Predicted 3D model of a 268-nucleotide part of an RNA (large-subunit ribosomal RNA, domain VI) from candidate division CPR3 bacterium GW2011_GWE2_35_7. Its Rfam family is "Bacterial large subunit ribosomal RNA". The coordinates come from a structure-prediction model, not an experiment, and the mean pLDDT is 81.

[in-house]
Context: one part of a larger RNA
RNA sequence: CGUUAAUUUUUGAGGAGAGCUAUCCCUAGUACGAGAGGACCGGGAUGGACGAAUCUCUAGUGUAUCAGUUGUAGAGCCUUCUGCAUCGCUGAGUAGCUAUAUUCGUAAUGGAUAAGCGCUGAAAGCAUCUAAGCGCGAAGCCAACUCCAAGAUCAGAAAUUUUUGACUCCAGGAAGACUACCUGGUAAAAAAGCCUGUCGUAAGACAGGACGGAUAGGCGGUCGGUGUAAGCCCUGUAAAGGGUUAAGCCAAGCCGUACUAAGUGUCU
Numbered sequence: 001c002g003u004u005a006a007u008u009u010u011u012g013a014g015g016a017g018a019g020c021u022a023u024c025c026c027u028a029g030u031a032c033g034a035g036a037g038g039a040c041c042g043g044g045a046u047g048g049a050c051g052a053a054u055c056u057c058u059a060g061u062g063u064a065u066c067a068g069u070u071g072u073a074g075a076g077c078c079u080u081c082u083g084c085a086u087c088g089c090u091g092a093g094u095a096g097c098u099a100u101a102u103u104c105g106u107a108a109u110g111g112a113u114a115a116g117c118g119c120u121g122a123a124a125g126c127a128u129c130u131a132a133g134c135g136c137g138a139a140g141c142c143a144a145c146u147c148c149a150a151g152a153u154c155a156g157a158a159a160u161u162u163u164u165g166a167c168u169c170c171a172g173g174a175a176g177a178c179u180a181c182c183u184g185g186u187a188a189a190a191a192a193g194c195c196u197g198u199c200g201u202a203a204g205a206c207a208g209g210a211c212g213g214a215u216a217g218g219c220g221g222u223c224g225g226u227g228u229a230a231g232c233c234c235u236g237u238a239a240a241g242g243g244u245u246a247a248g249c250c251a252a253g254c255c256g257u258a259c260u261a262a263g264u265g266u267c268u
Stems, first nucleotide, its partner, number of pairs: 001151001005161006014148004020048007032037001050105005058099004065092005070085006109143003116136004169185005192268002195265001197211003215261003218257005224250003231244005
């Protein structure tokens, strides 16, 4: 930009993906075989590889969390903090992201077939799966399963909202056989969108999505993390230990709460 305006829900032409396999058990030490050995068919269990989703568990990361600690500099000093040193180093770790983790899938079924196996059956009184006709038959093909999908330009469908254009009517015309054409009136927009604002378990250049009151921040609580803060008191010559104190601090999670900001409205 098109698809006859918008929103929501869809159909599915077409396309993409997936398609794997082993071992063990039962049938059954059966059929078969002198024995050695040892099945088809059918049923079940457990794996490998591959794939998808997810973060409850396990395990990583987690330079926005907590604690310990070295050197040095600073906040006048002690104490307590802060900067720098790979996040200074070390021990842990929420959300998120992840795999080694968890769950699931590659199944069943139908149709038409390949090689092949057949039925009936002539040409050719017989025979013959084939010439007419009719069956069975594969991890393969077409469906079935998952995803995308109306730019499928043959541009589809349904519901809802609205009524512009067009048609009609009227008046007029430099137009005119009639039509057609031109001007005006009837005649009044709605839905939606863009910009702007608050955002992300969307993206990270776009596009797309949520929201105009719980959208983001703040605040309160909570899950969870770290591991007992500072100050004061007690014990000890001191290093330090103990008490107050399962403290103090705390990121992304969850539940609340309009305090701040989602203003203003213009335009199409």